[in-house]
Context: one part of a larger RNA
């Protein structure tokens, strides 16, 4: 010196996710009008579902209509200037919402019902909130809270109210256990401090003892949408296997309905089916569940910048790179 680099863009034949943790990024789609619209559904929705067609200009014939004039039949007709809309013919381009602007779509599953809120500057979510449901306390000089107090908030409210806690729409349900720990109530009796009373130590002070007693404890009950908990071993059916059945130990009670290799399953890439050429994935089943389970379980339309997965369309993500634009950098002064 040449080449190479980074950032922001643009374009790529053929293929079209082969890229990658993952379609991340980019591309596709897009407005308006007409047709059309499955499955599900809480019948409201989903819905702009999906999908298809049109969209400019000229001419002609009509529709509906505003306004003005004219007419001898007037709620009308004709004509002029407008608006609107239908049909037909023609013209141009690769392309007529030609620029700008302007959804890619569909299916399955999980979680959370939804709108909303949040870690200002690494987290927007399945977390918080929510309507709704449940429990507890509180009769007003209320309960609860702030304050040393005076006083104040709740409240110039009154149980359809206020305070505290839990769950979290809706549908369907919410099983058993009060032995433990709490909480509530009761309690003949027992235990239980000091003051007071009585007694003692030679007087005072002090001390010791006795009697009696509050809360509380013992004791007796209740209470799980209070904290919480919800077994083991052996045998048995005419192939085998399994065990409706049975024996035994044991608990306060032995996990019910549901769901289930799950956001929970160690073994585990469980087994079977569907999906693929091929799947530690996804979905549907099975299931003795290492260690699911009822304020929470199970289901659920709608919703979601939530998580996983499949298909269509689309593409420089890739095969496999190339070219261009602008800047940075480089170089010179």
């Nucleotide at each position: 010196c040449c080449a190479a680099u980074u950032u922001a863009g643009c374009u790529a034949a053929g293929g079209g996710a082969a890229u990658u943790c993952a379609g991340c990024a980019a591309a596709u789609u897009a407005g308006c009008a007409g047709c059309g619209u499955a499955g599900c559904u809480u019948c409201g929705g989903u819905u702009u579902a999906a999908g298809c067609u049109g969209u400019u200009c000229c001419u002609g014939u009509g529709u509906u209509u505003g306004u003005a004039a004219u007419c001898a039949u007037a709620u009308g007709a004709u004509u002029g200037c407008g608006a609107u809309u239908a049909c037909a013919g023609g013209a141009u381009u690769c392309a007529a919402u030609a620029a700008c602007a302007a959804a890619g779509g569909a299916g399955g599953u999980c979680c959370g019902a939804c709108u909303g809120u949040u870690u200002a500057a690494u987290a927007a979510a399945a977390a918080c909130u929510u309507a709704a449901c449940c429990u507890u306390c509180u009769g007003c000089u209320a309960c609860u809270c702030c304050g040393a107090a005076a006083g104040g908030a709740c409240u110039u409210g009154u149980a359809u109210a206020g305070a505290a806690g839990g769950u979290g729409a809706c549908g369907u349900c919410u099983g058993c256990c009060c032995a433990g720990u709490g909480c509530u109530a009761g309690u003949a009796c027992u235990c239980a401090a000091a003051u007071c009373u009585c007694a003692g130590u030679u007087u005072c002070a002090a001390c010791u003892g006795a009697a009696g007693u509050a809360a509380g404890a013992g004791c007796u009950a209740g209470u799980a949408a209070a904290c919480g908990g919800c077994g083991g071993g052996g045998g048995u059916a005419a192939c085998u296997a399994u065990a409706a059945c049975u024996c035994u130990c044991u608990u306060a009670a032995g996990g019910u309905a549901g769901c289930g290799a799950a956001a929970u399953a160690c073994c585990u890439u469980g087994u079977c089916g569907u999906u693929u050429a091929a799947u530690u994935g996804a979905c549907g089943a099975c299931u003795c569940g290492c260690a699911u389970g009822a304020a929470g379980g199970c289901g659920c339309a709608a919703c979601g910048a939530g998580a996983c997965u499949u298909c269509c369309a689309c593409u420089g993500u890739c095969c496999c790179u190339a070219g261009c634009u602008a800047a940075a950098a480089u170089c010179c002064c």